Predicted 3D model of a 681-nucleotide part of an RNA (large-subunit ribosomal RNA, domain II) from an uncultured Verrucomicrobiota bacterium. It was read from a public genome assembly. Its Rfam family is "Bacterial large subunit ribosomal RNA".
[in-house]
Context: one part of a larger RNA
RNA sequence: GUCCGGGAGUUAUUGUCUACGGCAAGCUUAAGGAUUUACGGUCCGGAGGCGAAGCGAAAGCGAGUCUGAACAGGGCGUCCAGUCGUAGGCAACAGACCCGAAGCGGAGAUGAUCUACCCAUGGCCAGGCUGAAACUUUGGUAAAACAAAGCGGAGGGCCGAACUAACUUGUCUUGAGAAACAUCUGGAUGAGCUGUGGGUCGGAGCGAAAGACUAAUCAAAUUCCGUGAUAGCUGGUUCUCUUCGAAAUAUAUUGAGGUAUAGCCUUGUACGUUAAACAUCGGGGGUAGAGCACUGAAAAGCCGAGGGCCCACACCAGGGUACCAACUCUUAUCAAACUCCGAAUACCGAUGUGUACUGUACAGGAGUCAGGCAGUGGGGGAUAAGCUUCAUUGCCGAAAGGGGAAGAGCCCAUGAUUGUCGAUUAAGGUCCCUAAAUAUGACUAAGUGGUUUUAAGGAGGUGAAUUUACACAGACAAUAGGGAUGUUGGCUUAGAGGCAGCCAUCAUUUAAACAGUGCGUAACAGCUGACCUAUCAAGUGAAUUUGCGCCGAAGAAGAUCGGGACUAAGUCAUAUACCGAAGUCGCAGGUUCGCGUAAGCGAGCGGUAGAAGAGCGUUCCAACGUAGGAUGAAGUUCGAGCGGAAGCGAGGAUGGACGAUUUGGAAGUGAGAAUCCGGAC
Numbered sequence: 001g002u003c004c005g006g007g008a009g010u011u012a013u014u015g016u017c018u019a020c021g022g023c024a025a026g027c028u029u030a031a032g033g034a035u036u037u038a039c040g041g042u043c044c045g046g047a048g049g050c051g052a053a054g055c056g057a058a059a060g061c062g063a064g065u066c067u068g069a070a071c072a073g074g075g076c077g078u079c080c081a082g083u084c085g086u087a088g089g090c091a092a093c094a095g096a097c098c099c100g101a102a103g104c105g106g107a108g109a110u111g112a113u114c115u116a117c118c119c120a121u122g123g124c125c126a127g128g129c130u131g132a133a134a135c136u137u138u139g140g141u142a143a144a145a146c147a148a149a150g151c152g153g154a155g156g157g158c159c160g161a162a163c164u165a166a167c168u169u170g171u172c173u174u175g176a177g178a179a180a181c182a183u184c185u186g187g188a189u190g191a192g193c194u195g196u197g198g199g200u201c202g203g204a205g206c207g208a209a210a211g212a213c214u215a216a217u218c219a220a221a222u223u224c225c226g227u228g229a230u231a232g233c234u235g236g237u238u239c240u241c242u243u244c245g246a247a248a249u250a251u252a253u254u255g256a257g258g259u260a261u262a263g264c265c266u267u268g269u270a271c272g273u274u275a276a277a278c279a280u281c282g283g284g285g286g287u288a289g290a291g292c293a294c295u296g297a298a299a300a301g302c303c304g305a306g307g308g309c310c311c312a313c314a315c316c317a318g319g320g321u322a323c324c325a326a327c328u329c330u331u332a333u334c335a336a337a338c339u340c341c342g343a344a345u346a347c348c349g350a351u352g353u354g355u356a357c358u359g360u361a362c363a364g365g366a367g368u369c370a371g372g373c374a375g376u377g378g379g380g381g382a383u384a385a386g387c388u389u390c391a392u393u394g395c396c397g398a399a400a401g402g403g404g405a406a407g408a409g410c411c412c413a414u415g416a417u418u419g420u421c422g423a424u425u426a427a428g429g430u431c432c433c434u435a436a437a438u439a440u441g442a443c444u445a446a447g448u449g450g451u452u453u454u455a456a457g458g459a460g461g462u463g464a465a466u467u468u469a470c471a472c473a474g475a476c477a478a479u480a481g482g483g484a485u486g487u488u489g490g491c492u493u494a495g496a497g498g499c500a501g502c503c504a505u506c507a508u509u510u511a512a513a514c515a516g517u518g519c520g521u522a523a524c525a526g527c528u529g530a531c532c533u534a535u536c537a538a539g540u541g542a543a544u545u546u547g548c549g550c551c552g553a554a555g556a557a558g559a560u561c562g563g564g565a566c567u568a569a570g571u572c573a574u575a576u577a578c579c580g581a582a583g584u585c586g587c588a589g590g591u592u593c594g595c596g597u598a599a600g601c602g603a604g605c606g607g608u609a610g611a612a613g614a615g616c617g618u619u620c621c622a623a624c625g626u627a628g629g630a631u632g633a634a635g636u637u638c639g640a641g642c643g644g645a646a647g648c649g650a651g652g653a654u655g656g657a658c659g660a661u662u663u664g665g666a667a668g669u670g671a672g673a674a675u676c677c678g679g680a681c
Stems, first nucleotide, its partner, number of pairs: 001681006011094001013092011026050003032044004054061002064076004097236002100233001104226003108223003116200009125190001127159003130155001135150005163187003169182003202218001204214002239615006249262005263368002265365007277353007289341001290339002295335003299331003306324002308321004371396010401412003417589004422585003428579003431564003437576007449566001457551002461548010478535005484508003489503003514529001518527002590605006616670001618667006628658001635654004641648002
């Protein structure tokens, strides 16, 4: 892992509600007893219980009573049949659907053969090195001290085996081993190591102290009992079909992953047009917007109170000011906590229309209290987040189908009862993959399209529209020629001659020509431009608005629009077709509810948590000592066929003795999951 078997809402009591039944102003027995066809039987048994009357704290009174001074008012009553049983739902109490802790307690028990420490009694420590004191001799001293040599053999002394420990590294790590092996290493006469026997233990021992050790167990051993501890936590919870169908919110909570009440779901009873929606009418509001009348913010200006600075000044009185500036005024603004104003919606009420298993009340049963995304209006954040927090709508949740290449939440379907080789549409599509397309007019040249990340900015890309200037009296561009004189204007300057700089910028001749646009020179010169003429011959410039494009444009394995491919098969506009879903329509069937005497008709039938209903099957019991059964029961296996499902099942084989159906009853009543339990492979 697979298979087989086992495996989880039970039982008792009490309460409450529903269904059914008995009797009924009553209903009912309990213990116990009797009886006997021994049966959830029958008969006694009224002790007790509930009900038929309440009110008051009570005395008490009583269809009333209490309060009260009250003949008032008010509170609770009077007006509604109960009770006993059976079954079911739910609750309480019990282990209470099942499995699961770590733990807590026991004046219960077992442990020191491991290990910690202690006691008693034994054992062990190759070899080598160092050479303390004391002593002896000699020297030395007044005597000592002291020195040297010899002798001596001390030491938690040194090196290093046994022994003991365990520092490093490696091997092993389903091991040879639940701690080893190899190597290196510490101690090795000591606080040393070790044998045997003995002692101390569970809030206790023992501890050169690590919360270490106390039998592979220690921040309280092991074992048994309390014990089915408790678990607001995790997991699991077994047949079928039918109808309806949520919530992830509010308030409270030692509350936040729990619970209670409400909200939302379901079932029943009662009422019955009440709900939603729409129309009309009547309301209140202070949001969006707007505004500046208030509160604040804030820009420019006129005027300028009041200040500052300077001058002047004995004081008084002054003067100046490119400084600051209130108020008023003009112009132009801003605000969630501003409002002189002020919608749309929404909300409330009335009337009318209007119907849907809609609404309201009461009663039984729930589940839900982690929500998610998208659009819109806000707060927080960075006008970040698949971010967070509100409001509102939709979807997912609990929703399949079509589209979006793929995809919970986007678009379509305002939504899948079953069948159908019928029809028709939605979103989205119609070159091929791939069902279905053509026509017309424009644009795009970038594979733009194809960027679901694109900006500021840039450009004789190109289309459209508008304005304006010049132009056959010849424009724009190109080419050729001219581009002069007073004059080198004046000043400045070493110089300043159009062209370093300052000032002025006139006049003349002209077709036109600047006291000069740029380059250039030391300064001149030189080149060029403005301006004019000629050649040429028809449009040429400058702006604005706008369509589609271009650059700006960077990501990690090889690229990509879903792919192929496309110049339309791209984009915009117009027209008409077609394809396309479980939508809608047609035909046939099932089922729920409504209407109906019926025939039938109509409306429904996605679904998690959950509510309600109807069934299938298993074991046992009764009717029933049943039908059946060796001419073959149960069981096992194959199985035509039947049923809306659970399932049923003729018949065949096997098997070898039991045992259906039906109607009722009672439950140890249905397995695929629980890191479920046992067994087999």